This record gives sequence, C1' cells and structure tokens, in this order.
RNA sequence: CAAAAAAUUUUCUAGGGUUCCGCGGUUAAAGCCGGCUGGUCCGAGAGAAAAGUCACAAAGAUUUUGUGAACACGGAGGGAUAAAAACCCGGGAGAU
Repeated sequence: CAAAAAAUUUUCUAGGGUUCCGCGGUUAAAGCCGGCUGGUCCGAGAGAAAAGUCACAAAGAUUUUGUGAACACGGAGGGAUAAAAACCCGGGAGAU
C1' cells in the first nucleotide's frame, strides 16, 4: 500500500429500556414514584429460519429440479426515539 461481489427483505431470538397497558407503592381523588415476572415497543455485519438473488449442473424449452454462496477479533465516543441496547455512525477507527 492492497484485499471485488456474495452483505437484499421478512419473521423470530439473544439483548434493551419505559411512551402506552398491566403490576407495586402513595393519595380522598386527580396525580406522582418504582422497570418491576409481564403484554405493546426497539432489536443483531460478526444470532436463527424463510423468501429472494447469484454461480454451476441436469432436464427441458424459458421454465423446473439439484448443488453451492466462504470468513468475520474489535474499542472509546457520538446519535435517534419515551428511553435504552448487541439499534445507527459501523464488516467504521484499530488489531490481524
């Protein structure tokens, strides 16, 4: 100094907090306080599944079927939302 693409979408999970609901406390009530086993909610590049896509092969006649799609250590800091995070900056800086 260089290291192309495979890295798209959806659902779910690990994880995350507290807008709303629920729960607990307090209050005459309204309200306030508490993330608190939860539901809603956020949610993975380095988690899972499915679909899509790409490459190759066969059949076949423009579709179908089959196979394959590897690897992936990683801060600090900042940002969004009610808030936080394994979310976003970011397969970034750095390391190798």
The RNA shown here (Guanidine-I riboswitch aptamer) has 96 nucleotides. Of the family's consensus pairs, 100% are formed in the model. Its Rfam family is "Guanidine-I riboswitch aptamer". Rfam describes the family as follows. This family represents a conserved RNA structure found upstream of the ykkC and yxkD genes in Bacillus subtilis and related genes in other bacteria. The function of this family is unclear although it has been suggested that it may function to switch on efflux pumps and detoxification systems in response to harmful environmental molecules.